[in-house]
């Protein structure tokens, strides 16, 4: 930093530090000195990837695939459907260069 895919109307924050911006673009509406972003601490939600448990399912050389379930590790997340619209494209798992 290109590329394949998947998914984005649901869920879930206090606390220290800090000290003006945030809500990806553009235009709207918003959010915030009753304290923004940013960093740390704990602490939630979620179930993409691995573990583990389970199966009246496929399959059958399986340490395989599918489904449920669990949250231990590896991500992400915790204002407003991705805040709205957009002939603009943005995050996040996996995977593969």
């Nucleotide at each position: 930093c290109a590329c394949u895919u998947a998914u984005c109307a649901a869920g879930a924050g206090u606390g220290a530090c800090g000290g003006a911006g945030g809500g990806a673009c553009a235009g709207g509406c918003c959010c915030u000195g009753u304290g923004a972003a940013g960093u740390c601490a704990c602490g939630a939600c979620a179930a993409c990837c691995u573990g583990c448990c389970g199966c009246g399912c496929c399959a059958u050389g399986a340490c395989g695939g599918g489904c449920g379930g669990u949250a231990a590790g590896g991500u992400g997340c915790c204002a407003a459907c991705g805040c709205c619209u957009g002939c603009a494209u943005g995050a996040u798992g996996a995977g593969a260069g």